RNA sequence: AAGGAGAGUUUGAUCCUAGCUCAGGAUGAACGCUGGCGGUGCGUUUAAUACAUGCAAGUCGAGCGUGAUCACAUUUGUUUUUAAUAAGUGUGUGAAAGCGGCGGACGAGCGAGUAACACGUAAGAAGUUGCCCCGAACUCAGGGAUAACCCCGCGAAAGCGGGGCUAAUACCGGAUAGUCUCGUAAGAGUAAAGCUUUUGCGGUUCGGGAGACGCUUGCGGCCUAUCAGCUUGUUGGUGAGGUAAUGGCUCACCAAGGCUCUGACGGGUACCUGGUGUGAGAGCACGACCAGGCGCGAGGGAACUGAGACACGGUCCCUACUCCUACGGGAGGCAGCAGUAGAGAAUCUUCCGCAAUGGACGAAAGUCUGACGGAGCGACACCGCGUGGUGGAUGACGGCCUUCGGGUUGUAAACACCUUUUCUGAGGGAAGAAGAUCUGACGGUACCUCAGGAAUAAGCCCCGGCUAAUUACGUGCCAGCAGCCGCGGUAAUACGUAAGGGGCAAGCGUUAUCCGGAAUUAUUGGGCGUAAAGCGUCCGCAGGCGGUGUACCAAGUGGAUUAUAAAAUACCGGUGCUCAACAUCGGUGCCGUAGUCCAAACUGGUACGCUAGAGGAAUGGAGAGGUGCGUGGAAUGGUGCAAGUAGGGGUAAAAUCCGUAGAUAUGCACUGGAACACCAAAAGCGAAGGCAGCGCACUGGCCAUUUCCUGACGCUCAGGGACGAAAGUGUGGGGAGCGAAAGGGAUUAGAUACCCCUGUAGUCCACACUGUAAACGAUGCGUGCUCGGUGUAGGGACCCUCGACCUGGUCUCUGUGCCUUAGGUAACCCGAUAAGCACGCCGCCUGUGCAGUACGGCCGCAAGGCUAAAACACAAAGGAAUAGACGGGGACCCACACAAGCGGUGGAUCGCGGGGUUUAAUUCGUUAAUAAGCGAGUAACCUCACCCAGGCUUGACAUCCUGAUCGUACCUUUUAGAAAUAAUUGGGUCAGUUCGGCUGGAUCAGUGACAGGCGCUGCAUGGUUGUCGUCAGCUCGUGCCUUGAGGUGUGCGGUUAAGUCCGUGAACGAGCGCAACCCUUGUCCUGUGUUGUACUUUCACAGGAGACUGCCCCGCAUAACGGGGAGGAAGGUGAGGAUGACGUCAAAUCAGCAUGGCCCUUAUGCCUGGGGCUACACCCACGAUACAAUGGCCCGUACAGACCGAAGCAAAGCAGCAAUGCCCAGCCAAUCGGACAAAACGGGUCUCAGUUCGGAUCGAAGUCUGCAACUCGACUUCGUGAAGCCGGAAUCGCUAGUAACCGUAUAUCAGUCAUGGUACGGUGAAUAUGUUCCUGGGUCUUGUACUCACCGCCCGUCAAGGCAUGGAAGCUGGGGGCACCCAAAGUCUGCUCAGGAAGAGUGGCCUAAGGUGAAACCAGUAACUGGGCUUAAGUCGUAACAAGGUAUCCGUACGGGAAUGUGCGGAUGGAAUACCGCCUUU
Repeated sequence: AAGGAGAGUUUGAUCCUAGCUCAGGAUGAACGCUGGCGGUGCGUUUAAUACAUGCAAGUCGAGCGUGAUCACAUUUGUUUUUAAUAAGUGUGUGAAAGCGGCGGACGAGCGAGUAACACGUAAGAAGUUGCCCCGAACUCAGGGAUAACCCCGCGAAAGCGGGGCUAAUACCGGAUAGUCUCGUAAGAGUAAAGCUUUUGCGGUUCGGGAGACGCUUGCGGCCUAUCAGCUUGUUGGUGAGGUAAUGGCUCACCAAGGCUCUGACGGGUACCUGGUGUGAGAGCACGACCAGGCGCGAGGGAACUGAGACACGGUCCCUACUCCUACGGGAGGCAGCAGUAGAGAAUCUUCCGCAAUGGACGAAAGUCUGACGGAGCGACACCGCGUGGUGGAUGACGGCCUUCGGGUUGUAAACACCUUUUCUGAGGGAAGAAGAUCUGACGGUACCUCAGGAAUAAGCCCCGGCUAAUUACGUGCCAGCAGCCGCGGUAAUACGUAAGGGGCAAGCGUUAUCCGGAAUUAUUGGGCGUAAAGCGUCCGCAGGCGGUGUACCAAGUGGAUUAUAAAAUACCGGUGCUCAACAUCGGUGCCGUAGUCCAAACUGGUACGCUAGAGGAAUGGAGAGGUGCGUGGAAUGGUGCAAGUAGGGGUAAAAUCCGUAGAUAUGCACUGGAACACCAAAAGCGAAGGCAGCGCACUGGCCAUUUCCUGACGCUCAGGGACGAAAGUGUGGGGAGCGAAAGGGAUUAGAUACCCCUGUAGUCCACACUGUAAACGAUGCGUGCUCGGUGUAGGGACCCUCGACCUGGUCUCUGUGCCUUAGGUAACCCGAUAAGCACGCCGCCUGUGCAGUACGGCCGCAAGGCUAAAACACAAAGGAAUAGACGGGGACCCACACAAGCGGUGGAUCGCGGGGUUUAAUUCGUUAAUAAGCGAGUAACCUCACCCAGGCUUGACAUCCUGAUCGUACCUUUUAGAAAUAAUUGGGUCAGUUCGGCUGGAUCAGUGACAGGCGCUGCAUGGUUGUCGUCAGCUCGUGCCUUGAGGUGUGCGGUUAAGUCCGUGAACGAGCGCAACCCUUGUCCUGUGUUGUACUUUCACAGGAGACUGCCCCGCAUAACGGGGAGGAAGGUGAGGAUGACGUCAAAUCAGCAUGGCCCUUAUGCCUGGGGCUACACCCACGAUACAAUGGCCCGUACAGACCGAAGCAAAGCAGCAAUGCCCAGCCAAUCGGACAAAACGGGUCUCAGUUCGGAUCGAAGUCUGCAACUCGACUUCGUGAAGCCGGAAUCGCUAGUAACCGUAUAUCAGUCAUGGUACGGUGAAUAUGUUCCUGGGUCUUGUACUCACCGCCCGUCAAGGCAUGGAAGCUGGGGGCACCCAAAGUCUGCUCAGGAAGAGUGGCCUAAGGUGAAACCAGUAACUGGGCUUAAGUCGUAACAAGGUAUCCGUACGGGAAUGUGCGGAUGGAAUACCGCCUUU
């Protein structure tokens, strides 16, 4: 000095694993909306595509010849003169071109290529170096040309040729020669240039330096093995050539080498670095700007010149393209600065200046400089500033929300005062200039002063969670949103808008990309029993790792020091721009590399030892270890014989099948193949697969004991090799049983299955392949360490014993099981046979699906195996455990659940309700159980909600306001009308009072606020109700256990109707339920009592007693409790009722009522008349009446309880056949009335029939209620007399005063469709051995892929749409290699000509480009075709999850619409049950 945060998402919930996603930072960015100023940076990431125009490299007259032009002076001529003009001379000036020198190899641009000594870093030796610096020496005397220029010629042009003149710091020869070169030496060879007149500048040679360049080497930095072998100048040598220099750099000859799993060769990608972004770091990603290096300059090739190039603005050639052309020929290269076109999501001015810095030339002045310095454009980035400040409540208006009270926007505004950064105007005005003068593009810029005026200046995104911030309206699974989870189907904080709020701010969001979070590739820092992951097993080369002692070395390692690690960047401390960004100074750092020295513990190396690891020898031992040969009995099948008769076989039941041609069963004999009962086991052996009758031969491994021997010889193991169940393949045998396929019989909706009858491959043997399994302990091998207990197998030692055997005990070694401590684990579990603690080595994993698939390669006769992706899709997939629910899982228990009984329903007719249909309407709701004689406990009108018609519109009803009337209300007449309604007649005529049209009250009219709605939503709700279920359950506090969900308590043993009680236990208590308390009833007592009673009493009312397993016996744990008994009216809850826990079904009800929201408002409101809810082919539910003799009918006789009555019950009496009528007594009810109970009992009749059963239907006549009985009432009388003779499958109720049968009363109500509902009593049974089964429920347990919870979940084919992808005849394109043909320019070289100079001509080698051919590879496309994925409601089945209804799964083979079925072998990752054994506890 620096320094590490997580969240959402799998589930009903939990923990874990695992992926996806988000919050952060960054950018050469782009897009959307918006936009005031300034500073500093940055700005074609794409087409190394093509380029119009201008500019980007020249300079030197102090190297040279010439000299246009101009100026001055002067001479001559002409003109009329000042003067002009022409020619000439001199002096000066010196344009343009040329010869010559230096520079055009720098600077500037770009990143195509390049995986390489290209780069970085550190070293090295065989080199070169213009200009610059230092030192030494020299600089003598000559020569011949050539451009320019002049003349001629060719060409459209570009340009070229010929002739003639001329100079030099151009060129050439000669001289001289040292410390130069060659040579051992002698000796030989090689230089030069002048210009200027100044403090001179040059030239030549040699030596040295600085800087620069060339070359070599170590180390370092990408992906791919679905690229494994590559290489012929290749590797080395000798010689030669070549180069500045080493070198196969090139050539000739010789040798046959060189590289490679530490990844050669090939393919893909890529300039490298300082650094940049991110990160706690280690890392990961990147290589814009700036800086260093490299490469390139339209594509390709080549050399020339030169100190330096194989040269961006030089040359030659080829190619493509563009332009000019007179068609003959020529010209060109922006990846320099601007700029243009194109491409693209996308990237600027054809600007100013050489004033500064730097560069070229020059002696210099200076010239040139698109390097550079500046300005312009762009919010592209970073930094800074502003859009005002202070006060200001009536908390204004407006907006929005509202519970209508108010809240919020909000001190925000208005308003008052203040300020002027910015803006506008004016004035002044730099530094940058070195170097005395002069010189500034920027620029009248920065900056300063004054004036004016709040003036010129705010947006964007978000507000469901993550994630800071919420309401209203609109919309209605639509429109849309979305980073992930997910929102939207009528009350959306998630869409759109508004208001409000949050965040950031001249920006804000989005998109793209990188790092982070991600410990999600894990070196730091992960894993592999079940989540993804241990190779099927062993052997073993390379590799990795390795016991113990001593000595030495110093490679690793540690320390010190030296050099380097460019600058910039980073960090620290300063300084300068008002600050900051930015710039600048000083320091640190750059963790790397190399050299030198030191140390010697550890690793390593060398040497000598050791014995604890490993191995050997000896003595014993057990074993289904392996291979071969032989042999045995039982059983199945077959054959023969005997004997014998009608069946056998098979199944849940059958059938196919066998059998009178003699089966099956029985006996004897023979034959053949396969497998080895009992022993047998938790056992044994083997590396695994695997191995079992008995004997023999050969053979591998293992264990124990004891001394001896070797002396680390060891462990693990990529590649490699061997073995490797079953199925399968080939060839040849064999074939009894079993048995894929196949055939048949059943089952079934079907049954390509399960079951049955046959049956081929195969199963067996030999030889050869295959090489896979749930090849599993789903657990690699080796070594060491770490509590105990108990079995079992093989050995040893000791004790016990006189001793042997046996038995027993203790200890020990090696195997093999179980339980368990610590510890581990997500949990389950593991626990010395580790999944504990460590070490060594190998293999493997990184979301799910696609897929262990495609392509490629290797192996195989084939089947197939090994290796092994991607596109695309999803936000999960998964493990363990938890609570439920469920199971054609288990255990226990209960209930009219079944069984045992009694009576019904289902068949008939009718009633009633529902469905359906019909209708103008047949109003609405309720629909398994839990709708259907239900809402409705009374639809003729009303009810009424429906339909038709006629009316009303502040309304039939409520409140407020205004006006009118004071009487109104009410009663009543008449007219029209179907009525509502509209007119109308007659009655009736308020109260209080402060005496005021004052108060109250009422009516009418008007106005609008509003009324009104059985209109919608029971899925917005309250309340109420049904059901599970009167089932025994449902919870809480504290404690304890678990990481947690959660568990415990509430379990277990008994018991109960009961979670009732007892006992026990990490539980102890408590609550809601159960029970009890309440009501009725059964017995008794007391009191009271009229309307009851002759009296007692019954009775009624009120209060009390009684029942508690209290007593006895038995059982039990001597607990709870159960069984029996006594007493008692009643006995184990006496009987009945009321009472319904937590909750479930979005169960029912907006039409009982209430109520949010929505909707209607001359109508979806209100009034009225009529109709409908009563329809009728049919179906269903609940009932009534029957089918008859236990009965019908007739006569007679007897016995209840409860209830009701004033708009009422009504006696008696009279009339009527009767319903009923007339008339009223009595009764507001223990008083009167309804009111006769009926079945029963007694007697009579009918005599088995569609009847004297049954009563529907229909006809006629009546009664009553009511405004009104047509649709549509009940009752009465007479007549009529249907179906029906006990009811198929199925199904309901009931356990005692019950069922069954019988009648009575009542609510509603004018009347009544009541056979319904609710109550009441009368008569009064049968049966229960019991819990196997059906249904429902409770507790415990088990499995689960279910949790919307089995009405669950879910698989595959087929059909349709979409998406990506594989194969494929063929087609197209690409890069590279090979062979051949042809061959430009050019270097090198041969020959000829030539003063053997220059050069010209003509050959040779190499070779760019071009052409041809065969083959391989890559990419694209393709008729057709394969599978994959996906898509609210398609088809077929039901494979899996529960024992999933045939347990499932793995490998393999065969079959089948499909999931799949079957055979063989294997696994448990199978439920349940039983047996045996082992273990734990007692």
Molecule: small-subunit ribosomal RNA
Organism: Candidatus Altimarinota bacterium